Transfer RNA from a Clostridia bacterium, 72 nucleotides, folded computationally. Model confidence (mean pLDDT): 81 of 100. Taxonomically the source falls in Clostridia (Bacteria, Bacillati, Bacillota). Rfam family: tRNA. By type it is a transfer RNA. It was read from a public genome assembly.
[in-house]
RNA sequence: AGGGGUAUAGCCAAGCGGUAAGGCAAGGGACUUUGACUCCCUCAUUCGUAGGUCCGAAUCCUGCUACCCCUG
Numbered sequence: 001a002g003g004g005g006u007a008u009a010g011c012c013a014a015g016c017g018g019u020a021a022g023g024c025a026a027g028g029g030a031c032u033u034u035g036a037c038u039c040c041c042u043c044a045u046u047c048g049u050a051g052g053u054c055c056g057a058a059u060c061c062u063g064c065u066a067c068c069c070c071u072g
Base pairs, nucleotide, nucleotide: 001071002070003069004068005067006066007065010024011023012022018055026042027041028040029039030038048064049063050062051061052060
């Protein structure tokens, strides 16, 4: 320099155009003498960022950023 991949909550991770599952952790509650276990409830108005397309974008298109891989 060229090519490819990844970016979603504190962590892991689904989603493939119709408005974001699940697990762990965290907070509140029930149970218990206390703790643990178990059960119930809560937790993404900017899905890396800036634009574009569309009635509608995490999802499609473009630029940029960060990280990883390949070629030279």